This is a predicted structure of a 268-nucleotide RNA (Bacterial large signal recognition particle RNA) from a Fidelibacterota bacterium.
The model forms 93% of the base pairs in the Rfam consensus.
It is recorded under the gene name ffs.
The organism belongs to Fidelibacterota, within Bacteria.
Rfam family: Bacterial large signal recognition particle RNA. Rfam classes the family as a non-coding RNA gene. From the family's description: The signal recognition particle (SRP) is a universally conserved ribonucleoprotein involved in the co-translational targeting of proteins to membranes.
RNA sequence: CUAUGCUACACGGGGAGCUAGCGGUGCCCUGUACCUGCAACCCGCUACAGCAGGGUGGAAAGCAGGGCUGAGGGUCUGACCCGGUUUGUCUUCUGGCAAUAUCCGGGCGAUGACGUUUACAGACCUGUUCAAUGGAGGGUUGAUGAACCCCGUCAGGCCCGGGAGGGAGCAGCGGUAGUCAACUGCUCCAUGUGUUACAGGUAUCUGUAAGCCAGCCUUUGGAUUUGCCAGAGGAUAAGUGCGGGGGAUUCGAAGCCCUGCUGCAUAG
Numbered sequence: 001c002u003a004u005g006c007u008a009c010a011c012g013g014g015g016a017g018c019u020a021g022c023g024g025u026g027c028c029c030u031g032u033a034c035c036u037g038c039a040a041c042c043c044g045c046u047a048c049a050g051c052a053g054g055g056u057g058g059a060a061a062g063c064a065g066g067g068c069u070g071a072g073g074g075u076c077u078g079a080c081c082c083g084g085u086u087u088g089u090c091u092u093c094u095g096g097c098a099a100u101a102u103c104c105g106g107g108c109g110a111u112g113a114c115g116u117u118u119a120c121a122g123a124c125c126u127g128u129u130c131a132a133u134g135g136a137g138g139g140u141u142g143a144u145g146a147a148c149c150c151c152g153u154c155a156g157g158c159c160c161g162g163g164a165g166g167g168a169g170c171a172g173c174g175g176u177a178g179u180c181a182a183c184u185g186c187u188c189c190a191u192g193u194g195u196u197a198c199a200g201g202u203a204u205c206u207g208u209a210a211g212c213c214a215g216c217c218u219u220u221g222g223a224u225u226u227g228c229c230a231g232a233g234g235a236u237a238a239g240u241g242c243g244g245g246g247g248a249u250u251c252g253a254a255g256c257c258c259u260g261c262u263g264c265a266u267a268g
Stems, first nucleotide, its partner, number of pairs: 001268006009057003012030004020046005034054005062261007072251006080245004084240016101224004105218004115212009124201005130194002132191006138184007150175004158167003
């Protein structure tokens, strides 16, 4: 130096996140660089940091260090810019509601409006009266009706008497007191009934008469104005890393360049 066989090693990498830490599945960026199984309330390891099984390349087209460049990601930044957002202030337009001030339109008004004064009357309140209603009493009628302690008459029976006759007296009958019912031209009482009549009161309302006066009403017609509500928009102050740009910082793939390191065995 060549050939053959082996081994180290390689067969993607990175970011965020998770984690005591390291990887993986998952997400994202690069980019094309084996296969199978496990795996996010997770799977497997332990600083040499996926585990298990299988396959390919194999000392080169491999590995390490450094430099240039740099996709992309993370963090910070309102002392920078552009937006968003919160609160506040001012303002424009539209719609709705309300108010009284002005104007227009309409209506009423010297046949005197609106309003106001006086008088009268009514409504209203109170009292009396009247009616109604209710109650009580009186009266009339009827029924019932005191075992006895109401009246009259008292059969029978009882008592007195020689007798004639007399006596008390139950029942019955007739009445009285009482009880009940109906009626009522009478008397009295009552009222959350009603207004017949009368009187008084009255802040308020209505009407009539007389007087004064010149405007009154209409936002249920329109305009201006003021206030409130809602919607859309504009400007502005302060705050807020909420987003983008910029900036700072951090991690960093791919690519290019430079340097270095390259094992074992056999045979020739």